[in-house]
RNA sequence: CGUCGAAGAAGAGGUCGCAAAAACCAUCAGUAACUGGAUCGAGUUGAUAAAGCAACGGUGAGAUGCAGUGAAAGGGGAAUUUGCCGAAGCGAGCCAAACUUUAUUUUGGUAAAGCUGGGUCCUAGUUUAAGAGACUAGGAACUGUCGUGGUCAAAAACUACGGAGCGCUAUCGAGAUG
Numbered sequence: 001c002g003u004c005g006a007a008g009a010a011g012a013g014g015u016c017g018c019a020a021a022a023a024c025c026a027u028c029a030g031u032a033a034c035u036g037g038a039u040c041g042a043g044u045u046g047a048u049a050a051a052g053c054a055a056c057g058g059u060g061a062g063a064u065g066c067a068g069u070g071a072a073a074g075g076g077g078a079a080u081u082u083g084c085c086g087a088a089g090c091g092a093g094c095c096a097a098a099c100u101u102u103a104u105u106u107u108g109g110u111a112a113a114g115c116u117g118g119g120u121c122c123u124a125g126u127u128u129a130a131g132a133g134a135c136u137a138g139g140a141a142c143u144g145u146c147g148u149g150g151u152c153a154a155a156a157a158c159u160a161c162g163g164a165g166c167g168c169u170a171u172c173g174a175g176a177u178g
Base pairs, nucleotide, nucleotide: 001178002177003176004175008171010169011168014085017084018083019082020081021080024077025076033069034068035067036066038064039063040062043056044055045054046053047104048103049102050101051100052099088116089115090114093110094109095108096107097106098105117143118142120140121139122138123137124136125135126134127133145163146162147161148160149159150158
């Protein structure tokens, strides 16, 4: 002087990048619930089933019709704010709660190995009040990045194929090597 280079730490993909929060808006829904009255008339509630326990019930449980009043939670939307670029999501299981026990289910938390670069659209399934949205699987183009080939004197741009974020770019540099 050159090549490789652990660890560190800084960035980029998108104007619908990812996630969160409160307010607002629509939906939920003219639903649940409550009140009045009519008919029937003994069961009903505590996620479902069984057993138990507790509460309410002829001072009318509950069901059906009519009339009146009439929500909320969850999920969603456009903007704002905040944190960020495995951002985030999925994920067996485990823990807690839903009166007690068992089984299931639901909600919340945590989350292994592993999978997904990113958003969009289509199909199927799950979830949900839902044709919204989310998640999973498959597919289609698009997009960013790197590699290989074509083109070019070379590069850039363009194009074809392919890989994955444990990536890519720039920086720094323990160390190794000529």
Overview:
This is a predicted structure of a 178-nucleotide RNA (Lysine riboswitch aptamer) from Ligilactobacillus apodemi DSM 16634 = JCM 16172. Its mean pLDDT, the model's own confidence on a scale to 100, is 82. RNAcentral holds the sequence, with entries from Rfam and Ribocentre. Its Rfam family is "Lysine riboswitch aptamer". Rfam's curators write: Riboswitches are metabolite binding domains within certain messenger RNAs that serve as precision sensors for their corresponding targets. Allosteric rearrangement of mRNA structure is mediated by ligand binding, and this results in modulation of gene expression. This family includes riboswitches that sense lysine in a number of genes involved in lysine metabolism, including lysC. The same sequence occurs in records of 2 taxa.